[in-house]
Notes
RNAcentral holds the sequence, with entries from ENA. Predicted 3D model of a 74-nucleotide RNA (transfer RNA) from a Candidatus Woesearchaeota archaeon. Rfam family: tRNA. The family's RNA type in Rfam is transfer RNA.
């Protein structure tokens, strides 16, 4: 150079037969509860799904194109 697979929350991931304008776990905040601490219990903040373009009444999801990563082959 080439083929494959991946790219969603501070981590690790679902969601990929297009349709409730995004979820879970842990991890961060705040309140119970305890002298205090951990563990429980509750509430909450965080992302419009790696850029860019195309289809389509509507795209994280379908198409091209780029960047990044892992892998095999040269």
């Nucleotide at each position: 150079g080439g083929g494959c697979c991946c790219g969603u929350a501070g981590c690790u991931c679902a969601g990929u037969u297009g349709g409730c304008u995004a979820g879970a776990g842990c991890g961060c905040c705040g309140c119970u509860u305890u002298u205090g601490c951990a563990a429980a219990g509750c509430g909450g903040a965080g992302g419009c799904c790696u850029c860019g373009g195309g289809u389509u009444c509507a795209a994280a999801u379908c198409c091209c194109g780029a960047c990044g990563g892992g892998u095999c082959c040269a």